[in-house]
RNA sequence: GCGGGAGUGGCGGAAUGGCAGACGCGCAAGUUUCAGAUGCUUGUGAGAAAUCGUGUGGGUUCGAAUCCCAUCUCCCGCA
Numbered sequence: 001g002c003g004g005g006a007g008u009g010g011c012g013g014a015a016u017g018g019c020a021g022a023c024g025c026g027c028a029a030g031u032u033u034c035a036g037a038u039g040c041u042u043g044u045g046a047g048a049a050a051u052c053g054u055g056u057g058g059g060u061u062c063g064a065a066u067c068c069c070a071u072c073u074c075c076c077g078c079a
Base pairs, nucleotide, nucleotide: 001078002077003076004075005074006073007072010025011024012023018062026044027043028042029041030040031039045052046051055071056070057069058068059067
C1' cells in the first nucleotide's frame, strides 16, 4: 500500500429499517440477619431542563446501531 472484520451504558453483550441498550455482571437502596454471606425487590447513560446519546463527520429514508460515502482506532490476511 491492498483486502476483510470489529467499535453500542461502569464491564461483557443483544437488537435482520420501527420502544436504543434485552440478558448477565458490577454498583446503590430496601428486605431478610445479632452481624455478615446467600436469596428476594427496586433503581442504575449524559444534562437543571429543553434535549442529547451505538467511534467520528456526512448522506439516503416518514423513520438508521442496522443501508450508502468518507474518516479514526484496533485485529486478521496479502504484498
Molecule: transfer RNA
Organism: uncultured Clostridia bacterium